[in-house]
Molecule: RNase P RNA; transfer RNA
Organism: Rhodospirillales bacterium
């Protein structure tokens, strides 16, 4: 210098004037006005995808079931699906990057189109080989006759080779065989008692096994672990309104037994008891009134609080490989509620584009905006700066 | 703030692991004196975008985008 990898930071600066939303002070003609001081968007405030705090509801505790989620191991943390370190697998010459990464014999079910002989306790289409089987083209010797015998058929062996497929039940080589085959052997792969190291995932070695246990669980499922539900329009207080209503349902169950179901629970039968009050001599039934629930309809759509001091931020030291933790000092930094955070001018700066008189002028400036608060993830983002590392080239 | 649904041809919708379809519309041809209707043929698809699982994804999973709809207070 070229090409690349990883990480961090900033995301215009200052001044003046006019505005806007909160806070504090002073003052006045006091439910408002005037004036002064101070504060006022982000790295994502976003998506609302996870995890918490807080609040209300339900609940004696625990367990189980259903439903949903997570998934190598160890740690960090309030917690997490996040982060850190490590392991295993894959990619890259490398720095480094990617992985939803438990279980597919020892629970079970399911799926694999088309092609292909065969797709799940494997199978045999072509091929190869055997037969003392059938067959007989043809060849030879030849007087009769005999010998050899191709194609094809039948029976059997085989899984080397061909072909199909995403996938065909170890691979290569040598031996072996009628042809072949873990049939035998060597190496590799696979399984693997056991041993060593490691907290563990796992790694290394490996007797032994001739190889038998294929793929999909981001299909059901199994295993382990986690989760009560809802959300600041939560919730609390005050004020206003709550006129007159309509429709439907309920206001008597308990005990025992049986059946179904994993369970929660449901259904059936028997026995006892009986319907809020009134009406009726009593019962059934009806009617009226009352209470409760759902829906329709109706009424408010005001104020205060929750509300911002918090797993807070900055600096230094210590512990830890690291995520992070501890200690000390400093600091207070938006709290609106149809919702403020803006506009104009000047000076300077960065990048890009354009113009020409070549060092000046003009234009443009990213994504986006708090809404109870935090920790993450994901997504969007003009442009700029810094650090570490890798490969290559040149020079010393 | 919370919840649900949906996106496939120009339009309306099927298809939910195995070659992307139907109706209407469009184009061409036929029928007719002509048009419509009718008959036949044809073209037309990033299955909203991206990534993953799988031999294979419109379909399963993750993420982003667009559209539609619903709920809350008092009594």
């Nucleotide at each position: 210098c070229c090409a690349g990898a990883g990480g961090g930071c900033c995301g215009g600066a200052c001044c003046a004037c006019c505005g806007c939303g909160g806070g504090g002070g002073a003052u006045c003609u006091u439910u408002g006005g005037u004036u002064c001081c101070g504060c006022g968007a982000g790295g994502a405030a976003a998506g609302u995808c996870c995890g918490g705090g807080c609040u209300u509801c339900a609940u004696g505790g625990a367990a189980u079931g259903a439903c949903g989620g997570u998934a190598g191991c160890g740690g960090a943390u309030a917690a997490c699906g996040u982060c850190c370190g490590c392991c295993g697998g894959g990619g890259g010459c490398g720095a480094c990057c990617c992985c939803a990464g438990g279980g597919a014999c020892c629970a079970g079910g399911g799926c694999a189109a088309c092609a292909g002989a065969a797709a799940g306790c494997a199978a045999a289409c072509c091929g190869c080989c055997c037969u003392u089987g059938c067959g007989g083209a043809g060849u030879c010797c030849g007087a009769a006759g005999g010998a050899c015998g191709a194609a094809g058929c039948a029976g059997g062996g085989u899984a080397a080779g061909g072909g199909u497929g995403a996938a065909a039940g170890g691979g290569u080589g040598c031996g072996g065989u009628a042809a072949g085959a873990g049939c035998g052997c060597a190496c590799c792969g696979c399984g693997g008692a056991c041993g060593u190291g490691g907290u563990a995932a796992c790694a290394c070695g490996g007797a032994c096994g001739g190889c038998a246990c294929g793929g999909c669980a981001a299909c059901c499922c199994c295993u382990a672990c986690c989760g009560g539900a809802a959300g600041c329009a939560a919730g609390a207080c005050c004020a206003a309104a709550u006129a007159g209503g309509g429709a439907c349902c309920g206001c008597a169950g308990g005990a025992c037994g049986g059946c179904g179901g994993c369970a929660a629970c449901g259904c059936c039968g028997u026995c006892c008891g009986c319907c809020g009050c009134a009406u009726u001599c009593c019962a059934c039934g009806g009617u009226g009134c009352g209470c409760g629930g759902u829906c329709c309809g109706g009424g408010u759509u005001g104020g205060u609080u929750g509300c911002u001091u918090g797993a807070g931020c900055c600096u230094g030291c210590c512990g830890g490989c690291g995520a992070c933790g501890g200690c000390a000092g400093g600091u207070c930094u938006a709290g609106a509620g149809g919702a403020a955070u803006g506009g104009u001018g000047g000076u300077c700066g960065a990048a890009g584009g354009g113009g020409c008189u070549u060092g000046c002028c003009c234009c443009u400036u990213a994504c986006a905006g708090a809404a109870c608060c935090c920790g993450g993830c994901u997504u969007a983002u003009a442009g700029g700066c810094c650090c570490u590392c890798u490969g290559g080239u040149c020079c010393g | 703030u919370c919840c649900g649904g949906u996106g496939u041809a120009g339009c309306u919708c099927a298809g939910c692991g195995g070659u992307a379809g139907a109706g209407c519309a469009a184009g061409c041809g036929g029928c007719u004196g002509u048009u419509a209707a009718c008959c036949g043929c044809u073209a037309g698809g990033u299955c909203g975008g991206g990534g993953g699982u799988u031999c294979g994804a419109a379909u399963c999973c993750c993420u982003c985008c667009g559209c539609c709809g619903g709920a809350g207070c008092c009594a």